[in-house]
Context: one part of a larger RNA
Molecule: large-subunit ribosomal RNA, domain I
Organism: Bacillota bacterium
RNA sequence: GGCAUGUAGUGGAUGCCUAGGUGGCAGGAGGCGAAGAAGGGCGUGGUAAGCUGCGAAAAGCCUGGCGGAGCUGCACGCGAGCGUCGAGGCCGGGAUACCCGAAUGGGGCAACCUGCAUGGGAGAAAUCCCAUGCGCGCAAGAGCGAGACCCGGGGAAGUGAAACAUCUCAGUACCCGGAGGAGAAGAAAUCAAACGAGAUUCCCCAAGUAGAGGCGAUCGAACGGGGAGGAGCCUAAACCGAUGAUGAAUCGGGGUAGAGGGACACAGUUAGGCAGAGCCGCGCUGAAUUGAUGCAUAGCCGAACAGUCUGGGAAGGCUGACCGUAGGAGGUGAUAGUCCUGUAGGCGAAAUGCAUCAAGUAAGUGUGACUGUGAUCCCGAGUAGCGCGGGACUCGAGGAAUCCCGCGUGAAUCAGGGGGGACCACCCUCCAAGGCUAAAUACUACCUGCCGACCGAUAGAGAAACCAGUACCGUGAGGGAAAGGUGAAAAGCCCCCCGUAAGGGGAGUGAAAGAGACCUGAAACUACAUGCCU
Numbered sequence: 001g002g003c004a005u006g007u008a009g010u011g012g013a014u015g016c017c018u019a020g021g022u023g024g025c026a027g028g029a030g031g032c033g034a035a036g037a038a039g040g041g042c043g044u045g046g047u048a049a050g051c052u053g054c055g056a057a058a059a060g061c062c063u064g065g066c067g068g069a070g071c072u073g074c075a076c077g078c079g080a081g082c083g084u085c086g087a088g089g090c091c092g093g094g095a096u097a098c099c100c101g102a103a104u105g106g107g108g109c110a111a112c113c114u115g116c117a118u119g120g121g122a123g124a125a126a127u128c129c130c131a132u133g134c135g136c137g138c139a140a141g142a143g144c145g146a147g148a149c150c151c152g153g154g155g156a157a158g159u160g161a162a163a164c165a166u167c168u169c170a171g172u173a174c175c176c177g178g179a180g181g182a183g184a185a186g187a188a189a190u191c192a193a194a195c196g197a198g199a200u201u202c203c204c205c206a207a208g209u210a211g212a213g214g215c216g217a218u219c220g221a222a223c224g225g226g227g228a229g230g231a232g233c234c235u236a237a238a239c240c241g242a243u244g245a246u247g248a249a250u251c252g253g254g255g256u257a258g259a260g261g262g263a264c265a266c267a268g269u270u271a272g273g274c275a276g277a278g279c280c281g282c283g284c285u286g287a288a289u290u291g292a293u294g295c296a297u298a299g300c301c302g303a304a305c306a307g308u309c310u311g312g313g314a315a316g317g318c319u320g321a322c323c324g325u326a327g328g329a330g331g332u333g334a335u336a337g338u339c340c341u342g343u344a345g346g347c348g349a350a351a352u353g354c355a356u357c358a359a360g361u362a363a364g365u366g367u368g369a370c371u372g373u374g375a376u377c378c379c380g381a382g383u384a385g386c387g388c389g390g391g392a393c394u395c396g397a398g399g400a401a402u403c404c405c406g407c408g409u410g411a412a413u414c415a416g417g418g419g420g421g422a423c424c425a426c427c428c429u430c431c432a433a434g435g436c437u438a439a440a441u442a443c444u445a446c447c448u449g450c451c452g453a454c455c456g457a458u459a460g461a462g463a464a465a466c467c468a469g470u471a472c473c474g475u476g477a478g479g480g481a482a483a484g485g486u487g488a489a490a491a492g493c494c495c496c497c498c499g500u501a502a503g504g505g506g507a508g509u510g511a512a513a514g515a516g517a518c519c520u521g522a523a524a525c526u527a528c529a530u531g532c533c534u
Stems, first nucleotide, its partner, number of pairs: 001533009015519001016485002020455002022452007029444002031144002039100003042055003046078002050074002061094006070082003105114003115134008136141001149180001150178005160167001164214001190197002201228005211219002232436003235380001239253005258414001260379004264374007272280003281367005289359009299347003305320005321338002323327001329341003385409008395421001416431005472479002492518001495506004
């Protein structure tokens, strides 16, 4: 020096555990904000650095309810107190709520500086303090959020085509605007096919079909059928009236359709009152409010077991019982239906909120209906159409209809106009150029409950089970950790000895201390002892 064995140490694998994650399901809720939000800064405790709570009324104040013996948060010390005259705790309502922040009196390098007006207060005064108001904008409004869902305005490339340009990826990602609990769409100028259907949305099928396509890669309908849901309405115009100037414009009446409708005129059937503005009456809708019921936000009741053995400890073994609309689950010194919290089942609200129903005022709205005749008038114009250039549809310009946009041009009013895939005729069908509209559909930051052949601390969150977006790094944008476990209970080692101490040896606690700051405690690695080899 090596090998082997053993004993100690170092180290923190492994096993077991779970406070945290993860993937879902169901229900709720789907917003907060100038009455100052989200998010922060700074304060606030007897002692107080951090976290949490709160706001100069500061781990809190008032009040209503639940609850019933303890309490002064995490946090276990000391001190001082509170509570059956009901504290602490939990839930409802209210008060207070510094400074910054949309930030809004003015300014500003966020949490700071500094005004004006009115009213009040302190001081001898200088001066200081308190309350309210003072931004932009005609007004509405603004800002925040869940990296979700929806609509709109813009809009890529990597990629695929085995290269690449049309094409694809894709109207995707991304940016901007807007809205809501949903949003969008929506009451036929729609389809269909010689039969008919009857707004929109979503699902299944039709169908990877018809079709599009350097006919490559790929893209990809509709008709029709079956389901979910189901709901329909209001205007413009003609004409009449008011105001106005007989104009423009505004307001009231009128009117709303495709077997065309309406206005107006005439005729007819029928029809509440008043001469009328209008009022009464009648019908419909219906805030506020009241009541009832249900739900939510605290809670309450809730069956049934003993003995014995082992053990530190019984819930385990043995013996014998019981309950069950409850044998889900968690805890308790090992594994508990019958010990605790609970579970099945049942009950409960002064206050606030939501839903439904009823009553019901304000308010809104309707109040003549119908038929016939009449080519008198109206029926949404820089619109439809057309030309050129683009875009959307399964449709890449094609025979290319249909829909939308830009530039140009530019009709008709029912004897009218659009569509039925160039175009024309016949036929069928529907009324554009104004608007509103629940449900079925999408999503989940948040709340509650439940589930998993999901993870179990190098896993599980793209980092965070622990005071983590922290420590730390970076001028900055930004990057970004490590770190869980004593024990049933602190019973956390009084006392003695060695040592400056750290630490160790006794003694004591404990089932265990080789559980002592910690479960278990592998290997590498270190030391020592012994044996063998050199």